[in-house]
Context: one part of a larger RNA
């Protein structure tokens, strides 16, 4: 000196860009934050021009594995780079073939009950693109090579949208290895599925992944094992570099979702706004029993030196469902607060000497504030007011927004602090006070003549800030 997700005192006029619980991964009231499809079904309520539309709860499909949040754990193939083989891939594209006959439930609804409530029995019965069989099978799996197994599903406005096997792509994911990636020996041994094997299983797959047998291995002074800490990395930051220190925001990977397990479904989860199961907490309750997880967005308590609105829009970007029109979207885009940074501007220009009053200081002659004010002459960024007004959108459709911008008016009119003047260190006097009060980064001022303490006046620096602690270098 430079940096900062800061803070705390004073102070504060405007804009644009950017940030914005670093502390309790503390506990959370409200509201939102994931839907969609009627061109898959079937029942129903309305409404009707009798053609049809709109709704509803249900059964199906597609999505709630992404997007959004947090760093609790993790020293680890976690993450960074380079490498690999024994792998799955929903939607998309490309080829190539196929979409055949048939069953037989059950949702809703309706009847009859149980419950305080959440929810729930039981009859009748009813539909599909739910679900079963059957047939076929060029490619596809298994194989003893004789041979066996395996599929589909329609819709409607008729022109498309589907659906099945099979092969190749794109994409995304899993899984190994090499290397690198804190500290601490006042942690020296560590380990029994531990370290190989071959038989079995499991998996999309490869392996002690598991498991029965067998061998007795494997890791370590190049630091194993324990123990502490911490998310990793592009980056930030300082700096000539090398090195040092960080990991807020943005970008990519991991983890985690109240705490701890466990699977289900599915292409994909062992799954934030699904499910079970046990633990703590909170709530309802007719005590029989239920219901819930903000580390998604706002916002509430707490905790802290500290960190925002219970806001508009889906108009753009993108994201789910749908042929589509669309509808969802706290993702997003915006707008609100906050000098928290960074940057730009203002807070007026010129002239003016009787060097006014006036304050301070005086050797009482005058010197300084000072061309500084007042006068005069102009100018209006910025702001107020008034009129006009985009671009982002394309055929239409604009939340921001009557914003940005332009025009014209108005009047020097609204708009300057802060800090420090002993030396380092730029910047001096006078009065108070008298080791008192009090000051201070370090040296050190202060006990009657204090440039060092308070107060004026002058001065210096920096400026919407500016001083001060705090941290890195």
């Nucleotide at each position: 000196a430079a940096a900062c997700g800061a803070a705390c005192g004073c102070u504060g006029g405007c804009g644009g860009c950017a940030g914005g619980c670093c502390u309790a991964a503390c506990a959370c009231a409200u509201g939102c934050a994931a839907g969609u499809c009627g061109a898959g079904c079937g029942c129903u309520a309305c409404c009707u021009u009798c053609g049809g539309g709109u709704g509803g709860a249900g059964c199906g499909g597609c999505g709630g594995a992404c997007g959004g949040g947090u760093u609790a754990g993790u020293a680890a193939c976690g993450c960074g780079u380079g490498g690999g083989a024994a792998u799955a891939u929903a939607c998309c594209c490309u080829u190539c073939a196929c979409u055949a006959u048939g069953g037989a439930a059950u949702a809703g609804c309706c009847u009859c009950g149980g419950g305080a409530a959440a929810c729930u029995g039981a009859g009748a019965g009813u539909a599909a693109u739910a679900c079963c069989a059957u047939a076929u099978a060029c490619g596809c799996c298994c194989u003893u090579c004789g041979g066996g197994g395996g599929a589909a599903a329609g819709a409607u406005u008729u022109a498309u949208c589907g659906g099945u096997g099979a092969a190749g792509g794109a994409u995304u994911a899993g899984c190994c290895c090499g290397c690198g990636u804190a500290a601490g020996a006042u942690u020296a041994g560590a380990u029994a599925g531990u370290u190989g094997g071959g038989g079995g299983g499991g998996u999309a797959a490869u392996g002690g992944c598991c498991u029965a047998c067998c061998a007795a291995g494997u890791c370590u002074a190049c630091a194993a094992u324990c123990u502490u800490u911490a998310g990793c990395u592009g980056g930030u930051u300082u700096u000539a570099g090398a090195g040092g220190a960080u990991g807020a925001u943005c970008a990519g990977c991991a983890c985690c979702a109240c705490u701890g397990g466990g699977a289900c479904u599915g292409a994909g989860a062992c799954a934030c706004g699904g499910c079970c199961c046990a633990a703590a907490c909170u709530c309802c309750u007719a005590c029989g029993g239920g219901a819930g997880g903000c580390a998604g967005c706002a916002g509430u308590g707490g905790g802290g030196a500290a960190u925002c609105u219970u806001a508009g829009a889906c108009a753009a970007u993108g994201g789910g469902c749908g042929c589509a029109a669309g509808c969802c979207u706290g993702a997003u885009c915006u707008a609100g607060c906050c000098a928290u940074g960074c940057c730009g501007c203002g807070u007026g220009a010129g002239u003016g000497a009787u060097g006014a009053a006036g304050g301070u200081c005086u050797u009482a002659g005058g010197a300084u504030c000072g061309u500084a004010a007042a006068g005069c002459u102009c100018u209006u960024u910025c702001g107020c007011u008034a009129g006009g007004g985009a671009u982002g959108a394309u055929a239409a459709u604009g939340a921001c927004a009557g914003u940005a911008c332009c025009u014209a008016g108005u009047a020097a009119a609204g708009a300057a602090g802060c800090c420090c003047c002993g030396g380092c260190u730029a910047a001096c006097u006078c009065c108070g006070u008298g080791c008192c009060a009090g000051c201070a980064g370090c040296c050190g001022c202060g006990g009657u003549a204090a440039u060092a303490c308070g107060g004026a006046g002058g001065g210096g620096g920096c400026u919407a800030g500016c001083g001060u602690u705090g941290u890195u270098c």